RNA sequence: AAGUAAAAUAUGCCGAAUCCCCGAAAAGGGGUACGGGGGAUCUUUUUUGGGGUGAAUCCACUGAGUGGUAGGGUGUCCCUUUGCCCGAACCCGUCAACUAACCUCGGAGGCAAAAGGGGGAUUUUUA
Repeated sequence: AAGUAAAAUAUGCCGAAUCCCCGAAAAGGGGUACGGGGGAUCUUUUUUGGGGUGAAUCCACUGAGUGGUAGGGUGUCCCUUUGCCCGAACCCGUCAACUAACCUCGGAGGCAAAAGGGGGAUUUUUA
């Protein structure tokens, strides 16, 4: 160095939401990984208002509420499967399809629900 075998919650998770600088500290300010919106030509499009972020849409019963469901999450990464969990909230204000140049905004919060099987890949440790 290569191969084989075994073990590993290997970087805890959701989310775009991390990190850096100034400031005595805080407040505040400036950037940044990473994300969103607006916005021509071409093409497309209809009318009941419509649209955006997001997984969070829809249906039934119902007095409250309950049950299901599109869809989403689940411990290194990818696919699949079982189980478990979520299936909200907010915003624009009659206006926006896509969209180059360009313009503009966010860069928070919240958490432990239960994690197993199969296949593939990487890393680490041991033999």

Predicted 3D model of a 127-nucleotide RNA (c-di-AMP riboswitch aptamer (ydaO/yuaA leader)) from Thermoanaerobacterium butyriciformans. Rfam family: c-di-AMP riboswitch aptamer (ydaO/yuaA leader). Rfam describes the family as follows. This family represents a conserved RNA structure found upstream of the ydaO and yuaA genes in Bacillus subtilis and related genes in other bacteria. Lineage of the source: Bacteria > Bacillati > Bacillota > Thermoanaerobacterales > Thermoanaerobacterium.